[in-house]
RNA sequence: GGUCCGUUGGUCUAGGGGUUAUGACGUCGGGUUUUCAUCCCGUUAACAGGGGUUCGAUUCCCCUACGGACUGCCA
Numbered sequence: 001g002g003u004c005c006g007u008u009g010g011u012c013u014a015g016g017g018g019u020u021a022u023g024a025c026g027u028c029g030g031g032u033u034u035u036c037a038u039c040c041c042g043u044u045a046a047c048a049g050g051g052g053u054u055c056g057a058u059u060c061c062c063c064u065a066c067g068g069a070c071u072g073c074c075a
Base pairs, nucleotide, nucleotide: 001071002070003069004068005067006066007065010025011024012023018055026044028042029041030040031039048064049063050062051061052060
């Protein structure tokens, strides 16, 4: 350099054209408890960036960035 794959809250993760974007952990608040822990309830926060297609894009296509796998050339 080439080909292919991936990127979703603070962390892990489901979903894959019209959902209020799923769940768990965590945060915050409350309940329970003499206290702490556990447990229960509620709350909070995300689609890497840009462009295209489309009535509509997190989802499809292209480019860029980052990461990974395989591989080529020179020395």
Molecule: transfer RNA
Organism: Draconibacterium orientale